[in-house]
The RNA shown here (transfer RNA) has 71 nucleotides and comes from a Pirellulaceae bacterium.
Model confidence (mean pLDDT): 80 of 100.
The source organism's lineage runs through Bacteria, Pseudomonadati, Planctomycetia, Pirellulales and Pirellulaceae.
RNA sequence: UGACCUCUGGUGUAACGGUAGCACGAGUGACUCUGGAUCACUUAGUCUAGGUUCAAAUCCUAGGAGGUCAA
Numbered sequence: 001u002g003a004c005c006u007c008u009g010g011u012g013u014a015a016c017g018g019u020a021g022c023a024c025g026a027g028u029g030a031c032u033c034u035g036g037a038u039c040a041c042u043u044a045g046u047c048u049a050g051g052u053u054c055a056a057a058u059c060c061u062a063g064g065a066g067g068u069c070a071a
Stems, first nucleotide, its partner, number of pairs: 001070007010024004018054001025043006047063005
């Protein structure tokens, strides 16, 4: 310098253009002599900015971060 890939709660991972789910974690409560386990409830997310569309995590453009390959 060029090409390509990835980006979703605290973590991991889903989601034909049509309500963003699941698991773990965290908090509160129940149970327990205590802890663990179990049960109930809660918590919290689409990298950013535009565009297309009735409707965008998804399609397009630009940017950012990380990575792979070539030179």